[in-house]
This is a predicted structure of a 680-nucleotide part of an RNA (large-subunit ribosomal RNA, domain II) from a Bacteroidales bacterium. It matches the Rfam family "Bacterial large subunit ribosomal RNA". Rfam links the family to the GO terms structural constituent of ribosome and ribosome. Model confidence (mean pLDDT): 84 of 100.
Context: one part of a larger RNA
RNA sequence: GCCUACGAGUUAUUUCAUACUAGCAAGGUUAAGUACUUCAGGUACGUAAGCCGAAGCGAGAGCGAGUCUGACAAGGGCGAAUAGUUAGUAUGAAUAGACGCGAAACCUAGUGAUCUACCCUUGGUCAGGUUGAAGGAGCUGUAACAGGCUCUGGAGGACCGAACCAGUAUACGUUGAAAAGUGUUUGGAUGAACUGAGGGUAGGGGUGAAAGGCUAAUCAAACUGGGAGAUAGCUCGUACUCCCCGAAAUGUCUUUAGGGACAGCCUUGAUUUAGCUUAUUGGAGGUAGAGCUACUGAUAAGAUGCGAGGGCUUCAUCGCCUAUCAAUUCUUGACAAACUCCGAAUGCCAAUAAGUGAUGAUCGGGAGUGAGUCGUUGGGUGCUAAUGUCCGGCGGCGAGAGGGAAAAAGCCCAGACCAACAGCUAAGGCCCCCAAAUGUGGUUUAAGUUUAAAUAACGAUGUGGUAACGCAUAGACAGCUAGGAUGUUAGCUUGGAAGCAGCUAUUCAUUCAAAGAGUGCGUAACAGCUCACUAGUCGAGCGAUACUGCGUGGAGGAUAAACGGGAAUUAAAAUCACUGCCGAAGCUAUGGACUCUGCGGAGUGGUAGGGGAGCAUUCUAACCGGCGCUGAAGGAGAGUCGUAAGGUUCUCUGGAGCGAUUAGAAAAGAAAAUGUAGGC
Numbered sequence: 001g002c003c004u005a006c007g008a009g010u011u012a013u014u015u016c017a018u019a020c021u022a023g024c025a026a027g028g029u030u031a032a033g034u035a036c037u038u039c040a041g042g043u044a045c046g047u048a049a050g051c052c053g054a055a056g057c058g059a060g061a062g063c064g065a066g067u068c069u070g071a072c073a074a075g076g077g078c079g080a081a082u083a084g085u086u087a088g089u090a091u092g093a094a095u096a097g098a099c100g101c102g103a104a105a106c107c108u109a110g111u112g113a114u115c116u117a118c119c120c121u122u123g124g125u126c127a128g129g130u131u132g133a134a135g136g137a138g139c140u141g142u143a144a145c146a147g148g149c150u151c152u153g154g155a156g157g158a159c160c161g162a163a164c165c166a167g168u169a170u171a172c173g174u175u176g177a178a179a180a181g182u183g184u185u186u187g188g189a190u191g192a193a194c195u196g197a198g199g200g201u202a203g204g205g206g207u208g209a210a211a212g213g214c215u216a217a218u219c220a221a222a223c224u225g226g227g228a229g230a231u232a233g234c235u236c237g238u239a240c241u242c243c244c245c246g247a248a249a250u251g252u253c254u255u256u257a258g259g260g261a262c263a264g265c266c267u268u269g270a271u272u273u274a275g276c277u278u279a280u281u282g283g284a285g286g287u288a289g290a291g292c293u294a295c296u297g298a299u300a301a302g303a304u305g306c307g308a309g310g311g312c313u314u315c316a317u318c319g320c321c322u323a324u325c326a327a328u329u330c331u332u333g334a335c336a337a338a339c340u341c342c343g344a345a346u347g348c349c350a351a352u353a354a355g356u357g358a359u360g361a362u363c364g365g366g367a368g369u370g371a372g373u374c375g376u377u378g379g380g381u382g383c384u385a386a387u388g389u390c391c392g393g394c395g396g397c398g399a400g401a402g403g404g405a406a407a408a409a410g411c412c413c414a415g416a417c418c419a420a421c422a423g424c425u426a427a428g429g430c431c432c433c434c435a436a437a438u439g440u441g442g443u444u445u446a447a448g449u450u451u452a453a454a455u456a457a458c459g460a461u462g463u464g465g466u467a468a469c470g471c472a473u474a475g476a477c478a479g480c481u482a483g484g485a486u487g488u489u490a491g492c493u494u495g496g497a498a499g500c501a502g503c504u505a506u507u508c509a510u511u512c513a514a515a516g517a518g519u520g521c522g523u524a525a526c527a528g529c530u531c532a533c534u535a536g537u538c539g540a541g542c543g544a545u546a547c548u549g550c551g552u553g554g555a556g557g558a559u560a561a562a563c564g565g566g567a568a569u570u571a572a573a574a575u576c577a578c579u580g581c582c583g584a585a586g587c588u589a590u591g592g593a594c595u596c597u598g599c600g601g602a603g604u605g606g607u608a609g610g611g612g613a614g615c616a617u618u619c620u621a622a623c624c625g626g627c628g629c630u631g632a633a634g635g636a637g638a639g640u641c642g643u644a645a646g647g648u649u650c651u652c653u654g655g656a657g658c659g660a661u662u663a664g665a666a667a668a669g670a671a672a673a674u675g676u677a678g679g680c
Stems, first nucleotide, its partner, number of pairs: 001680006011096003015093010027052003033045004056063002066078004099237002102234001106227006117201009126191001128160003131156001135152006164188003169184004203219001205215003240614006250263005264369002266366007275356009289342001290340002296336002300332004307325002309322004372397010402413003417592003422588003428582003431566003437579001439578006450568002458553002462550006469543003479537005485510003490504003516531001520529002593604004615669001617666006624659001626658002634653008
């Protein structure tokens, strides 16, 4: 992992509530028990037992269709104007383990020191080698001691190293040979050494050279039985079918926040008669906007300049001045969620009319939900950041399948009762992958821009369009040839200043086709080059501006990856029009099923959840005076019927029991619980 079996809303109660069914009814009903009996789910009694109801109000005395409060004949509170009760069934609640499994723990009584910790008693063990303490002896030495030398001696938590004990490093082993080992290596090895046997200490206790270590592979409180089915607002699981309806993720409170209570939203029964949409009319209101010499506050520029600061002056005041600040008023401009002289659209309330047709409300039974989320829109918060966060409106997902967006909860289209090889469309598409146009007409783009994400400031003779301006066959623009002069080196300044350091200037005048008291480069100053300007040559458009379409650079993320791919350039790109087609579970058409109905018709996606109707299994009763060795149950296969759970027939197997109908009762349906047991 698979197969088989087992495996979870049960049972009890003089309990409570509601609904339905039945009996009796202003009444209903017996209990224990007794008697009878056809022996059962029986009948009668048990009736001045009891219980519920038929009357309430008040603390009570008490009064009573009223009563209490009260001074009250007022007002107000609770009542009265009748329906109950006894059973059964269903649902929910309460109390019990109360749908099942699951703690870590707590308490109680015992069992453990054959493992291990420490202790007690009594035994045992430690190859071999090394070192050579004290003490002693001899010799020497001293005044005597001391001291020295040589032998002797054999100490030590001494040294090296087996047994023995330990477990340092590393490799292997890791479903192991082993629930702690093996190889190599290493520490101790006469000691606080190791070890045999016997004995002691026991669970909030022991023991501990102390690691929360050890206390029988169990230790921050052992193990076994019991309380015990502890408790679990937590996790997981909870078993056949079809039909109808169908949520919530919000508010308030909560030692409350992943749990609850009440309300909201769903369902179901009864009763009732509203509800919704649109139009018109009438209302309340201070949002959007707007405005502010209409308030409060904020505010830019200018004018005015109370007052303040600074300076001058004075003994002081007065006075004068000002590149400072600035009240008030005026002009212009302009801001506000907690400003308003104003002020919508929507929405809200009501009336009337039309439409719609059960969508509303009340009282009961049963819930679930009380983690939401995305898009769009009005806002707060944040950075006008976030698949951010918090509210309001709408839509979706949640609980919604189908088509489109390559792929896809929340986007676009569209709401799936069933069937079929019918038709029309939506969004979106029509070169191929891939159903349908290599469609028609007009422009643009050359960047593969683009072909379904988005891209800035700024830069550029990319290119199309529009507008208006200037020059041009009396020859423009560009190129080429030639000229570009004179008074004069203008004046001033200066060492110098000659077109070209700087200053001044009615910057003039002359000759000219034209030529500035000079547009740049250049020189110390000149010189030199050049330009403006002019002529010739050439021969048709040229120059500058504004707006705008499509492109271009800017351009960027770590493997190559942002048309889905192939690929595409008068397009298969962009844009403006037009025609056709494809395209969904949409709509239509055909057949069928069910629900509701006013019988015309309408409806049938669905999680939590409510309601309804059924199928199957086991047992019981009645009944069919059923079936069965001429073959029951069970097993295998095939046919057939039913919307389904399922039913039934035939064949084979099997070899002795089994069923239909109507009722009743349940140990009554498995794919899941890291389910339990067995098998493979």